Model confidence (mean pLDDT): 83 of 100. FMN riboswitch aptamer (RFN element) from a bacterium, 124 nucleotides, folded computationally. The model forms 100% of the base pairs in the Rfam consensus. It was read from a public genome assembly, where an Rfam model found it.
[in-house]
RNA sequence: UGUCUUCUUCAGGGCGAGGUGCAAGUCCUCACCGGUGGUUACAGCCCACGAGUUUCAGGCCUCUGAAACAGAUCCAGUGAAAUUCUGGAGCCGACGGUGACAGUCCGGAUGAGAGAAGGGGACC
Numbered sequence: 001u002g003u004c005u006u007c008u009u010c011a012g013g014g015c016g017a018g019g020u021g022c023a024a025g026u027c028c029u030c031a032c033c034g035g036u037g038g039u040u041a042c043a044g045c046c047c048a049c050g051a052g053u054u055u056c057a058g059g060c061c062u063c064u065g066a067a068a069c070a071g072a073u074c075c076a077g078u079g080a081a082a083u084u085c086u087g088g089a090g091c092c093g094a095c096g097g098u099g100a101c102a103g104u105c106c107g108g109a110u111g112a113g114a115g116a117a118g119g120g121g122a123c124c
């Protein structure tokens, strides 16, 4: 250094201003935010994964698997290489709740988790 195994820790951000209204952080105008791994070069919108909901199957401690819901980007420039950088213009965002429709509020969640870092052990 590599492979396997085991333990520990960590692992999601965002409504500020104005308008309408009896009432809106939910509507309208402007604003704000961007999990994880990969990809010749840095990615919310290229590929994949995770979280949520539903259905089916297995199992029945409560979990495992499959499918669906289910997302969104182009143009120019530089370069060996970029839908990732620079410039410009766009677009997207689970479920339940609510006096009124929610990416930003409240809730499941002091949860789960892609994965990240570190420690121990075995082997080479």
Base pairs, nucleotide, nucleotide: 002123003122004121005120006119007118008117009116010115016030017029018028019027031104032103033093034092035049036048037047038046044091045090052069053068054067055066056065057064058063073089074088075087076086077085095107096106097105